[in-house]
RNA sequence: AGGCGUGUAGCUCAGUGGGAGAGCGCCACCUUGACGUGGUGGAUGUCGUGGGUUCAAUCCCCUCCGCGCCUA
Numbered sequence: 001a002g003g004c005g006u007g008u009a010g011c012u013c014a015g016u017g018g019g020a021g022a023g024c025g026c027c028a029c030c031u032u033g034a035c036g037u038g039g040u041g042g043a044u045g046u047c048g049u050g051g052g053u054u055c056a057a058u059c060c061c062c063u064c065c066g067c068g069c070c071u072a
Base pairs, nucleotide, nucleotide: 001071002070003069004068005067006066007065010024011023012022013021018055026042027041028040029039030038048064050062051061052060
């Protein structure tokens, strides 16, 4: 320099045009002598940046940025 993949909650990830979600974690309450377990409820997010297509974009297209891999 070129190519491929990837970026979504604190962490690991799903979702692939029309509701932003799961597990773990966090907070409060109940339970316990206490911790843990269990139960109930709650808070999470500019879906990496900017632009485009579309009635509508996390999802499709382009640029840039970060990360990983390959080739030279």

Predicted 3D model of a 72-nucleotide RNA (transfer RNA) from a Desulfobulbaceae bacterium. Its mean pLDDT, the model's own confidence on a scale to 100, is 81. Rfam family: tRNA.